[in-house]
RNA sequence: GGAGUCGGCCGGACGGUCACUGCAUUUCUCGCGAAAUGGGGAGGAAAGUCCGGGCUCCUGUGGACAAGGUGCCAGGUAACGCCUGGGCGGCGUGAGCCGACGGAAAGUGCAACAGAAAAUAAACCGCCUAAGCGUCAGCAAUGACGACGGUAAGGGUGAAACGGUGCGGUAAGAGCGCACCGCGCCGGUGGCAACAUUCGGCGGCACGGCAAACCCCACCUGGAGCAAGGCCAAAUAGGAAAGUCGCCACGCAAGUGGCAGCGGGUGUCCCCCCGUGCUUUCGGGUAGGCCGCUUGAGGUCGCCGGUGACGGCGAUUCCAGAGGAAUGAUCGUCCUCGACAAAACCCGGCUUACAGGCCGACUCUUUUU
RNA sequence: GGGCCAUUAGCAAAGCGACCCAAUGCGCUCCCCUGUCGAGGGAGAGAUCGUCCUUUUGAAUCCGACAUGGCCCGCCA
Repeated sequence: GGAGUCGGCCGGACGGUCACUGCAUUUCUCGCGAAAUGGGGAGGAAAGUCCGGGCUCCUGUGGACAAGGUGCCAGGUAACGCCUGGGCGGCGUGAGCCGACGGAAAGUGCAACAGAAAAUAAACCGCCUAAGCGUCAGCAAUGACGACGGUAAGGGUGAAACGGUGCGGUAAGAGCGCACCGCGCCGGUGGCAACAUUCGGCGGCACGGCAAACCCCACCUGGAGCAAGGCCAAAUAGGAAAGUCGCCACGCAAGUGGCAGCGGGUGUCCCCCCGUGCUUUCGGGUAGGCCGCUUGAGGUCGCCGGUGACGGCGAUUCCAGAGGAAUGAUCGUCCUCGACAAAACCCGGCUUACAGGCCGACUCUUUUU
Repeated sequence: GGGCCAUUAGCAAAGCGACCCAAUGCGCUCCCCUGUCGAGGGAGAGAUCGUCCUUUUGAAUCCGACAUGGCCCGCCA
């Protein structure tokens, strides 16, 4: 000098003028309200709504089932499907990056086409004829041929064909035997664990793939959502039509009570509780105000503990809160000429979008010394 | 703001791991029939299953992300 990896940060700047929207104070006003002054006023993703939590309501965190989710280990956290560290596997020369990464020796299921055979393995081609068998020759020994016999080493098919190499062995072959490699199991050792093992022993190998197929195992989840929910005010037709309206007791009757039924408790059933004639259709009124609402697992700085995520302590600070929905317009100067995009109950994450720029740590390579 | 659903030829719509480069109906094109049109008969074309990934030997179908479109949610009650 070139190429690259990881982490963090910024997201036009400054000033003037005029607007917009909350808050505080002061003044004016009977009051509604108005004016002045001061101070605040979008994001790293405010987004998608994919997870988790707070908060609120649902009689009950009630019982059972179903359903759904997560899935190597340990830790962090309010919690998580997030984060940190570690293990294993894969990729990269490397810094580093990626991984839905429990179980297929509990069971069920699936594998088109091709192929002989697709999971209790299997003889199409090929190889072999030792033994036994068949045919032929021969007095016989024996020889030749053969598959309805043996053989999974070779060919071929497939995504996938039931360890690999070599030597021995054999009729030909084969873990059939042996050596090495691989694999599995047991024990020891190290580690909290996942797991590792240049340690010891055993086993010829018995155990192919798919669980983002059913399933099994472990753990987790009650449901709904701020249009949650609470208070005040206003308003009236708590209306109409059709269908249906069980049983028992009391009563002359109107009716009352109980059971059943129905509805609600947001998957189903049960317990328990509440309400009530039920179902369908057509309508009516009002859509105003206040609270919830922003002080919070909050921000900034420092010290301490921890490899780290993070935690502890101390100091300091208040930093949008609307409700048709505020944060804009314009002028001047400057530059590298400005991307994606705008809160709506609030947080922690993930994911997606994003012009350009800055800082730090590290890797590979070229040249020079 | 919150909750939920769908996306397959021009339109409607089936298929939910291989039989599927995907059924069917309407529509479209061509031919026959007719004096002409319609109807009728015959033949044919037209889909990379919204987009990009993942799992799998294999994806319209399973998983994830994104895009587009649609539906529902106040009080009296």
Record summary:
This is a predicted complex of two RNAs, RNase P RNA and transfer RNA, with 446 nucleotides together. The coordinates come from a structure-prediction model, not an experiment, and the mean pLDDT is 80. It holds a member of the Rfam family "Bacterial RNase P class A". Gene Ontology terms of the family: tRNA processing, ribonuclease P activity and dimeric ribonuclease P complex.